[in-house]
Context: one part of a larger RNA
C1' cells in the first nucleotide's frame, strides 16, 4: 500500500446497488412458516349461498435453517455398473366379475386434562378375492404365476401392465487437497475363499465352516484441528492466507437409539424408547423442542421489523376457477461497504472588520467575507404519473377470434411547476520516516508515542490558538491477511 460480515471514537446531507448473530449446535413468550382436492366417498349442519367432521388421493423426502460432527461410509476430478425410480414424454395393450370390513355420525362409559374403551350400522379411486392378459416373471421346454377404479358439464381427466426416453439418486475405482512420530506398530468379521441369508444392486452387509492373512516410516494406529468446492483476498508471478453473501455437493435438526408409512426418509414444524430441561396438573398422570420468519433473554467489542403482498418468478393440490407458500418480490432498521450526487457559481481591494504573527514597518487568514449579478442538482410544496401484466375464461385448437381482468412495491421512479443560496463538513496530522510551522503555556511535571524518540525555563514532538497538509459524508485507531 490493498483488503474486511468488522468493531471503537469524532462526525454526518441524498441516492443506488449489495452486505447486516462470524461468540451460546445456549434458552425461548406470543403470531406466522404445508396444505389441497366435493370432478373419488360417507355424514353433520344451515333459508339459500355455503360451511364443518372422517375416509381416500397426491404433497408434506422439496423450498428454508444451520455447519454441530465428519481428515473420508465426505468433497473435488476422471472413469466403471451388479441397480432403482413417484410426478413427466413417447409407444403398445388392457381396463371384466364378486366379496368383506372400517371412521366420522348415533347409544353407552371412563379421565382435571391430553386422550380413551364398548356396542350398533355405512361408503368409495380403501382394502380382498376370482377371470383373462403379454413385448411380463421363473423355467431348456412343458408349463406355472401375476393387474386395474372409477369420476363428469361426454370432452376429457384418469386407472393396470409392458418397453424406451428424460433428468435424478444408489453402489465401486483411481488420483487431489490439514498439523503432529514428545503417536510405530495396529487388525479376529480383522484379510481372503465357499455356502447360505439380506438387499433394488455388488459386497463380511450378515451368519456357519475353511485358511491365516491384510495394513504400516511413501507414516499405519492413535491424538489435535477443519464441513469439501466453484470461488474471496493479496502478489510481477510462483506462492501465502481464506471459505462471509450467492451456486454446487456433504451432513445435522435438544441429546442418544430405533423403525414404520412411502417410488423416495432411517423423516427440522411424522412415530416410538431412553436422558437432560421446561411447562400444565385435580398428583393419578400429561404436553414440548425457533440451527423457519419475525421478536425475546442470555454471553458478547458486536449484527436489523414481532412489516406489506402473493401482483411477479417458483413450488404443492386441482379439470378449472382457485386455495397455500416468512421460498419469492418488497418495503423497514444501520455510513457495514461500493458507487454516483451536492453542501453553489460568476464577479468583488477601502486588501473592511475581526484573529494570529512582527524585526513594529509590516505580513498572514484572502476574493476568502460584505456587496452585485446568476442557476436550482438536492430541498420544500402543488400538478400530472409509470414499465414491471404474462396469464385467465369461452369459441376454436401450432395460429387466429371475442370477452372479463389483476400492482405490494406506490401516487413510488419520473416529468412539470413554483420558492428561494435557500437544506447540507467534518476528521486527522503538522521533530524524522511523511505532505504541511509559529506563538502562548508547562518545566523529566503534566504527557506523547508505530519505530527512533520528545519534555529537566527560548519544546516547530506535551496542552492551546491561529496558519498549513491530507482525505472527505467521512476520518482515525484497533483487530486480521497478503
Nucleotide at each position: 500500500g490493498g483488503a474486511u460480515g468488522a468493531a471503537c471514537g469524532c462526525u454526518g446531507g441524498c441516492g443506488a446497488c449489495g452486505c447486516g448473530g462470524a461468540u451460546a449446535a445456549g434458552g425461548c413468550a406470543u403470531g406466522c412458516a404445508a396444505g389441497u382436492c366435493g370432478a373419488g366417498u360417507g355424514g353433520g349442519u344451515u333459508u339459500a349461498g355455503a360451511c364443518c367432521c372422517a375416509c381416500g388421493g397426491c404433497g408434506a423426502a422439496c423450498a428454508a435453517g444451520g455447519u454441530a460432527g465428519u481428515a473420508a461410509u465426505a468433497c473435488g476430478u476422471a472413469g466403471g455398473u451388479a441397480c432403482g425410480c413417484a410426478c413427466c414424454c413417447u409407444g403398445a395393450a388392457g381396463u371384466c366379475g364378486g366379496a368383506c370390513a372400517u371412521a366420522a355420525c348415533c347409544c353407552g362409559c371412563c379421565g382435571a386434562a391430553a386422550g380413551g374403551c364398548g356396542g350398533a350400522a355405512u361408503a368409495a379411486u380403501u382394502u380382498c378375492c376370482g377371470a383373462u392378459g403379454g413385448u411380463c416373471u421363473c423355467g431348456u421346454a412343458a408349463g406355472a404365476g401375476u393387474a386395474a377404479a372409477g369420476a363428469u358439464u361426454u370432452a376429457u381427466c384418469g386407472c393396470u401392465u409392458c418397453a424406451g426416453g428424460a433428468g435424478c439418486g444408489g453402489c465401486c475405482u483411481g488420483c487431489g487437497g490439514g498439523c503432529u512420530a514428545u503417536c510405530a506398530g495396529c487388525u479376529a468379521g480383522u484379510u481372503g475363499g465357499u455356502a447360505a441369508g439380506g438387499u433394488a444392486a455388488u459386497g463380511g452387509c450378515u451368519u456357519a465352516c475353511c485358511a491365516a492373512g491384510g495394513c504400516a516410516a511413501u507414516g499405519a494406529c492413535g491424538g489435535c484441528u477443519a464441513g469439501g468446492g466453484g470461488g474471496g483476498g493479496u502478489g510481477a508471478g510462483a506462492g501465502c492466507c481464506u471459505g462471509u453473501u450467492c451456486c454446487c455437493c456433504a451432513c445435522c435438526g435438544a441429546u442418544g437409539g430405533u423403525a414404520c408409512u412411502g417410488a423416495g426418509a432411517c423423516a427440522c414444524g411424522g412415530a416410538c424408547c431412553a436422558u437432560a430441561c421446561a411447562c400444565c396438573u385435580a398428583c393419578g398422570g400429561g404436553u414440548g423442542g425457533c440451527u423457519g420468519c419475525a421478536g425475546u433473554c442470555g454471553a458478547g467489542a458486536a449484527u436489523c421489523u414481532u412489516c406489506c403482498g402473493c401482483a411477479a418468478u417458483g413450488g404443492g393440490c386441482g379439470c378449472a376457477a382457485g386455495c397455500c407458500u416468512g421460498a419469492c418480490g418488497g418495503a423497514g432498521c444501520g455510513a457495514c461497504g461500493u458507487c454516483g450526487c451536492g453542501u453553489g457559481g460568476u464577479u468583488g481591494a477601502u486588501g473592511a472588520a475581526g484573529u494570529c504573527c512582527u524585526u513594529c514597518g509590516g505580513g498572514a487568514c484572502g476574493u476568502a467575507a460584505a456587496g452585485a449579478c446568476c442557476u436550482u442538482u438536492u430541498a420544500u410544496c402543488g400538478g400530472g404519473g409509470a414499465g414491471a401484466a404474462a396469464a385467465c375464461c369461452g369459441g376454436u385448437u401450432u395460429a387466429c377470434c371475442g370477452g372479463u381482468g389483476u400492482g405490494a412495491u406506490a401516487g413510488u421512479a419520473c416529468u412539470c411547476g413554483a420558492u428561494g443560496a435557500a437544506u447540507a463538513a467534518g476528521g486527522g496530522g503538522u521533530u524524522g520516516c511523511u505532505a504541511a510551522a509559529c506563538u502562548c503555556g508547562u518545566g523529566c511535571c503534566a504527557g506523547c508515542a508505530g519505530c527512533a524518540g520528545c519534555g529537566g525555563u527560548a519544546a516547530u514532538a506535551c496542552g492551546a490558538g491561529u496558519g498549513c497538509c491530507c482525505c472527505a459524508a467521512g476520518c482515525g485507531u484497533u483487530a486480521u491477511c497478503c